[in-house]
Molecule: c-di-GMP-I riboswitch aptamer
Organism: Thermincola sp.
RNA sequence: CUUCGAUAAAGGCAAACCCGCCGAAAGACGGUGACGCAAAGCUACGGGUCCUACUAGUGAACUGGCCACUAAGGACAGCCGGGCUCCCGAA
Numbered sequence: 001c002u003u004c005g006a007u008a009a010a011g012g013c014a015a016a017c018c019c020g021c022c023g024a025a026a027g028a029c030g031g032u033g034a035c036g037c038a039a040a041g042c043u044a045c046g047g048g049u050c051c052u053a054c055u056a057g058u059g060a061a062c063u064g065g066c067c068a069c070u071a072a073g074g075a076c077a078g079c080c081g082g083g084c085u086c087c088c089g090a091a
Base pairs, nucleotide, nucleotide: 004089005088012037013036018031019030020029022027035078041084042083043082045081046080047079048076049075050074051073052072055071056070057069058068059067
């Protein structure tokens, strides 16, 4: 240095519920709280999952509203993979 991950050592992060706030929503942020995590650090590149206020198209209907699908836009990194960075050092 590359792999690897221990009943090691020092630590770290923080699920759900609840509260506040932003958002149409998914969800994000903060507080509380710990289910868990060897990258549960960062990153939307690939796959996947979730949302639909606005816009467009298709179908049904057809005065209109509503519904479904597609595009498009958005979200999830604690879904998987990829990329970058990082503490320790047993076997």